Description
This is a predicted structure of a 105-nucleotide RNA (SAM riboswitch aptamer (S box leader)) from Halobacillus salinus. Taxonomically the source falls in Halobacillus (Bacteria, Bacilli, Caryophanales, Bacillaceae). Its Rfam family is "SAM riboswitch aptamer (S box leader)". About the family: The SAM riboswitch is found upstream of a number of genes which code for proteins involved in methionine or cysteine biosynthesis in Gram-positive bacteria. Its mean pLDDT, the model's own confidence on a scale to 100, is 83.
[in-house]
RNA sequence: AACUUAUCCAGAGAGGUGUAGGGACUGGCCCUUUGAUACCUCAGCAACCAGCCAUCGGCACGGUGCUAAAUCCAGAAGGCAGUAGUGAUGCCUUGAAGAUAAGGA
Numbered sequence: 001a002a003c004u005u006a007u008c009c010a011g012a013g014a015g016g017u018g019u020a021g022g023g024a025c026u027g028g029c030c031c032u033u034u035g036a037u038a039c040c041u042c043a044g045c046a047a048c049c050a051g052c053c054a055u056c057g058g059c060a061c062g063g064u065g066c067u068a069a070a071u072c073c074a075g076a077a078g079g080c081a082g083u084a085g086u087g088a089u090g091c092c093u094u095g096a097a098g099a100u101a102a103g104g105a
Stems, first nucleotide, its partner, number of pairs: 003103006013042005021031003025075004043067003048063002051059003071097001076094006
């Protein structure tokens, strides 16, 4: 790396360095020289693991993670609404892909 399990409509930003793209991919739509993305410092959120209290809950000093937008939305299959019919469009279910954690060899 593959694989397994759980979660993904909640939450949480300032400063510095630096300079052109960034939001995984494709399409859309956004963010960005009023300085994004990235890196560093500090702060915060959360509660997966560990720990503690103690019991189906709480705490937040450790290990991760996260701090624009629901994983930003959609992507594959099916159903419903819609239409004379098809389509656009909207809604629902399942899935794929991705992210994170804990396992795993």